A computed fold for a 1564-nucleotide RNA from a Chitinispirillales bacterium, annotated as small-subunit ribosomal RNA. The sequence was found in a public genome assembly. Rfam family: Bacterial small subunit ribosomal RNA. The organism belongs to Chitinispirillales, within Bacteria.
[in-house]
RNA sequence: AUAUUACGGAGAGUUUGAUCCUGGCUCAGAACGAACGCUGGCGGCGUGCUUAAUACAUGCAAGUCGUGCGUGAUUCUGGGGGCAACUCUGGAUGAAAGCGGCGAACGGGUGAGUAACACGUAAACAAUCUGCCUGCAGAUUCGGGAUAACCUUGCCAACGCGGGGCUAAUACCGGAUGUGGUCAUAGAAUCGCAUGGUUUUAUGAUUAAAGGUGACCUCUACUUGUAAGUUAUUGUCUGCAGAUGAGUUUGCGUCCCAUUAGCUUGUUGGCGGGGUAACGGCCCACCAAGGCUUUGAUGGGUAGCCGGCCUGAGAGGGUGAACGGCCACAUUGGGACUGAGAUACGGCCCAGACUCCUACGGGAGGCAGCAGUAGGGAAUUUUGCGCAAUGGGCGAAAGCCUGACGCAGCAACGCCGCGUGAGUGAUGACGGCCUUCGGGUUGUAAAGCUCUGUUGUACGGGACGAAAAGGUUCAUGGCUAAUAUCCAUGUUCUAUGACGGUACCGUGCGAGGAAGCUCCGGCUAACUACGUGCCAGCAGCCGCGGUAAUACGUAGGGAGCGAGCGUUGUUCGGAAUUACUGGGCGUAAAGGGAGCGUAGGCGGGUUUGUAAGUUAGGAGUUUAACGCGUGGGCUUAACCCACGUUUGGCUUUUAAUACUGCGGAUCUUGAGUUGGGGAGAGGAUGAUGGAAUUCCAGGUGUAGCGGUGGAAUGCGUAGAUAUCUGGAAGAACACCGAUAGCGUAGGCAGUCAUCUGGCCUUAAACUGACGCUGAAGCUCGAAAGUCGGGGGAGCAAACAGGAUUAGAUACCCUGGUAGUCCCGACCGUAAACGUUGAACACUAGUUGCUGGGAGAGUCAAUCCUUUCGGUGACGUAGCUAACGCGUUAAGUGUUCCGCCUGGGGAGUACGCCCGCAAGGGUGAAACUCAAAGGAAUUGACGGGGGCCCGCACAAGCGGUGGAGCAUGUGCUUUAAUUCGAUGCAACGCGAAGAACCUUACCUAGGCUUGACAUGGGGGUGUAAGUCCGUAGAAAUAUGGAACCUUCCGCAAGGAACGCCCUACACAGGUGCUGCAUGGUUGUCGUCAGCUCGUGUCGUGAGAUGUUUGGUUAAGUCCAGCAACGAGCGCAACCCUCGCCCCUAGUUGCCAGCGGGUAAUGCCGGGAACUCUAGGGGGACUGCCCAGUUUAACUGGGAGGAAGGUGGGGAUGACGUCAAAUCCUCAUGGCCCUUACGCCUAGGGCUAGACACGUGCUACAAUGGCCGGUACAGCGAGCAGCCAGCUGGUGACAGUGCGCUAAUCUCUCAAAACCGGUCUCAGUUCGGAUAGGAGUCUGCAAUUCGACUCCUUGAAGUUGGAAUCGCUAGUAAUCGCGGAUCAGCAUGCCGCGGUGAAUACGUUCCCGGGCCUUGUACACACCGCCCGUCAAGCCACGAAAGUUGGCAGUACCCGAAGUCGCUUCCUUAACCGUAAGGAGAGGUGCGCCUAAGGUAAGGCUGAUGAUUGGGGCUAAGUCGUAACAAGGUAGCCGUAUCGGAAGGUGCGGCUGGAUCACCUCCUUU
Repeated sequence: AUAUUACGGAGAGUUUGAUCCUGGCUCAGAACGAACGCUGGCGGCGUGCUUAAUACAUGCAAGUCGUGCGUGAUUCUGGGGGCAACUCUGGAUGAAAGCGGCGAACGGGUGAGUAACACGUAAACAAUCUGCCUGCAGAUUCGGGAUAACCUUGCCAACGCGGGGCUAAUACCGGAUGUGGUCAUAGAAUCGCAUGGUUUUAUGAUUAAAGGUGACCUCUACUUGUAAGUUAUUGUCUGCAGAUGAGUUUGCGUCCCAUUAGCUUGUUGGCGGGGUAACGGCCCACCAAGGCUUUGAUGGGUAGCCGGCCUGAGAGGGUGAACGGCCACAUUGGGACUGAGAUACGGCCCAGACUCCUACGGGAGGCAGCAGUAGGGAAUUUUGCGCAAUGGGCGAAAGCCUGACGCAGCAACGCCGCGUGAGUGAUGACGGCCUUCGGGUUGUAAAGCUCUGUUGUACGGGACGAAAAGGUUCAUGGCUAAUAUCCAUGUUCUAUGACGGUACCGUGCGAGGAAGCUCCGGCUAACUACGUGCCAGCAGCCGCGGUAAUACGUAGGGAGCGAGCGUUGUUCGGAAUUACUGGGCGUAAAGGGAGCGUAGGCGGGUUUGUAAGUUAGGAGUUUAACGCGUGGGCUUAACCCACGUUUGGCUUUUAAUACUGCGGAUCUUGAGUUGGGGAGAGGAUGAUGGAAUUCCAGGUGUAGCGGUGGAAUGCGUAGAUAUCUGGAAGAACACCGAUAGCGUAGGCAGUCAUCUGGCCUUAAACUGACGCUGAAGCUCGAAAGUCGGGGGAGCAAACAGGAUUAGAUACCCUGGUAGUCCCGACCGUAAACGUUGAACACUAGUUGCUGGGAGAGUCAAUCCUUUCGGUGACGUAGCUAACGCGUUAAGUGUUCCGCCUGGGGAGUACGCCCGCAAGGGUGAAACUCAAAGGAAUUGACGGGGGCCCGCACAAGCGGUGGAGCAUGUGCUUUAAUUCGAUGCAACGCGAAGAACCUUACCUAGGCUUGACAUGGGGGUGUAAGUCCGUAGAAAUAUGGAACCUUCCGCAAGGAACGCCCUACACAGGUGCUGCAUGGUUGUCGUCAGCUCGUGUCGUGAGAUGUUUGGUUAAGUCCAGCAACGAGCGCAACCCUCGCCCCUAGUUGCCAGCGGGUAAUGCCGGGAACUCUAGGGGGACUGCCCAGUUUAACUGGGAGGAAGGUGGGGAUGACGUCAAAUCCUCAUGGCCCUUACGCCUAGGGCUAGACACGUGCUACAAUGGCCGGUACAGCGAGCAGCCAGCUGGUGACAGUGCGCUAAUCUCUCAAAACCGGUCUCAGUUCGGAUAGGAGUCUGCAAUUCGACUCCUUGAAGUUGGAAUCGCUAGUAAUCGCGGAUCAGCAUGCCGCGGUGAAUACGUUCCCGGGCCUUGUACACACCGCCCGUCAAGCCACGAAAGUUGGCAGUACCCGAAGUCGCUUCCUUAACCGUAAGGAGAGGUGCGCCUAAGGUAAGGCUGAUGAUUGGGGCUAAGUCGUAACAAGGUAGCCGUAUCGGAAGGUGCGGCUGGAUCACCUCCUUU
């Protein structure tokens, strides 16, 4: 590359007002030996103590062989004898135990131990063993002595142990033989992989055995037949080989901790022995001093390993149940025996713990086999059937044994399959739920009708799994003398099923018996009602719940899955959140303070060799199962079977040689060396200089000095400060001086000298990769601090005093000690910062400064071009989350080192190392939170900045705050003092008017379909209402009197209307919620702002427009501009006042004409004027000058009644304050219903130690009082305004004209002016309070009205801190009117009269607008937030100690047992005539050694009075440290002090605002 059946990757929520990023937490998926909750029809296939390797009752789990052997219970049966009992003798059967053989080392269980050649994989054994099995070769001979069983006898509780006697073998022993084997000696051949191996020759030594069974008669012996014979078969022995199994060794792989860094004495090796199947310190003696380790030894913790399983796109991560392989273990520890094989789960010995029996002497036991029990635990099954199948043991075989295994049982524990019905059926039934009351939904769902029969149930039939071995018949072949037997092959017949009468099949019946669980705020599919009211509760994360909860609980409805569904736990995923694939470190966590340098890692050009890495092909292996693909078998699937395939690992071999490595050679560009030149606060040492400060001495001189925001402490008449002269001392080096220089960093500054390091440049020459980086290590390393010795002028932690302050352990001031300085020695840290590791290469430019060089040019200077090194600014591409970086990279690449993995706890604890100490280095966990954080955005805020405005300040005038009173509020009181309004923006407010009413409150008395509305029924029309009585406080109840509705219709009657009675729906509520609302209103604010569309910029929130320069009252206008336009606001349009004109002319007016009066528009008349009320005009920066950009506009001027918005009003943008109002009204929800509704009387809202707000009147001469004189406007009036006249001191009363109003009335305006008086006093000021007498309104004036007259005559002499209004017809002052209203204003709303002062100006206070800046604020500074203390809870550290565990060291003791020795004891086989010997066993001793003991430590837990800090916890205390210049800029290191945050000193940093200056840059 092609082909192919065996390949494929999703995100979301949560930090913010919003955004992007960083970063954690959480969710959706899959899985499980699971458990729990609710529920549960069937079948198939699997799976089932994960915890206590805790303890176990009971039964079973390993036996078998008579064809190895001796006995021989029992049962059946024959014969003989005997009268019988019985006895003798045969045959068959063959239990049970024993001797002997094989097995018991397999199978089955468990995972405690083990971090190891235990396991996996690949190799090795020339260093090995191997029963049964297979093949080959050979042999199988001659003898012997015992012993169990058995008989007898003794002891013992039991287990068991003896004595005596008999007997067998395939048991045991000896001899022979030796194909062979082994050993020794001497050769030979051959091979190899180092020691060596293999084969072979000769000689010598040594070394075997067991028989059983069947058949036969040819030979042999007796001879019925049997056998020592023959034959067959099966054993036995000696070898060789194979197979299988085992043993040993090695390479590689295999968890965490370095807060485990050094470990080791049989340790490492050698020589020689021992031992083993075998190599080996495996063991021993001797010798040497080695061996392992940062590529992690040693130590500690954890853990059986693997095939696999789960997850994942993969790479990986997790795991090691079931099945398979290996290992280890069998109550704990030790030990050997037997055997082919064990150091032996159902064997032995000993020790320990435990349990059981006991006659107390002693014995017995080991379920981590199958069932089962107890216990533990969230949790895991039957004390089942069978050897029918598969497999195993024994046997010649039949067969026996087999809790292996095959099956069944229990469990939704898992996977898979099936069912719980199908079709039709609208009046869209009933019921439920919701409702806007119309309806909707549950819902074709049900009922009803028509069907089906999986499953179920009843009956019937009924398997596969079973075929061999064996036996039997026959045939063929082999052995043989043999047609016996036996063996082999084929053939005939025959037996055997636990499951199970199960699977399956058939028939009948009949929708009949079979659906739940979770969820419904977002993520995440699915919404409503009611209940509850930060309660109860929910919750995986964010978060719900405080009276309208889709989030709690219930219901209806819906969504999802379905015999299951949810929850919990665990693992992987998502998580690129440990990043190999595939991350980062300027500011988010993260570059070591700097250098040198070891190991290590990486490394320039050319060439050659090699082939380790690398690449390709071949071979071997990687058990099976699993996974995947394709087929096949169970009705399907799960499940099972067959075949195929799979990246990859290791070993081996062949080849290639580009790259890397290794070896050789060579080169010069990296690196270095040499020569010339150069700059520099580079370092060290020594010398030296002047200015200043302080001190000392002396002179002059006199009362202060000093210090601060202002002061004081302090110094000074004992003479200071000041000034002059002289002297002393120490420290630091002005100007030059600079984003200048040097140094690795820290850092380095007067001058000179000496010594010395590095750097730059240039020229050639030389060496020839000598390089880069750099764990460990070493050195340097500001300030502070430590030790010793000096020194000490100034400064200055601590300390003292003075101030400030609520306090002030501070900031400020006066003093002042360590220290600062020098020498020597420590310390080793800083915001040690460019918050940016080192090195190399590449990638646009522009412009400064600095050190050299070259060229051009030139007398020189200057200037120009260019090149290396350093140091700044801007900027392209690119990068970045953005800010920004940008040849001095944070760009593009390479190499090496260091470091990070959410916040807090914490750079803390413990441990270790360093230090004299202070402390430094290394450096956790429990617990806790859902964030912490970076950059940028919009606001808001600042005791930040700039610009601007406003009666904001200032300049003025007058007040309030002091008095008395009025009025409102608070508080208090009360039966009630109704309710609301509460900074500005509540408080003469709702209320434009509480004696009753109002009235909502209280007390008392009454009513209950109601005082009011609609509807039904009945009655009534003599009703209702009015008047007069009675009871009563009235409501009310009751009696009486007069009064007799309207319409239609002839009438009867009907209708309307009104009232009464009655039942039920309902009325009613100034009851609650203004934080459920509408509407209305206040406020910022009549401030100039608030937005949108399109476009553009930015990842985005957003920005731009709206900024900038002018200008304005104004986002008003102009100019400019990536913006261009538009909307709501501003302005204008509206009303009113000011001027003029036109029209009109009564009730208003009266100039001219006439008449008249004491006088008056009084009359005729007039329409000019004033005025009235309709309509017009007028003002627009229009004109001129100046300034400015030929702009907008501003200043001045002219004209004009008015000039730059002419004055005033109405008009209130987007929004803010959960602002006010449910008591104007409306209204959701809740609440009351003989009362929270309604009626009535009385009371209260009017209280009163007090506090506050708003006003009135004053305190007086600019005045009071008396007298006189003059001039308004707005308005109001019939239940009214009221003339005139009369009475009264007066309020007012009586009478009464006019007026529904430009007509009449209220209505004399007052201050003013003129004259008089008072003469500075508590008054001739002031008028409260009080007494008396009245008037008026009104049913009513006591609580509680206003007014009048007489008398009384309080406080008060201009008001503390503080504070309010006002810029012109304004303030101030003076009166007048009106609404409400029976009556009741000092309040409110209007009106006119008189009529000022001042504004330099924007520094400051307050409020506002725009721009900018900082921010840790966004509920937005009334913000946020730090620490101590106090309280509760939680985990942790320390601690006198106490108590466990683990491993080790030293010593003591030392069981069983192997081994060695053993003079003593015992002893059948062999030797020996015998004595005796050989051999064996025992005993004793020795070495080793388990358990145990003692001693001192180590490591690690638990616990501990007390103690330490830490974390968490709506409303505790003290302060206010930080965030703004946070009110003393903050922070870092260090030292010291302080209740606490913290303060101060020294040095450092900018991650500091603001203003000014310098330098540099950008643009022009």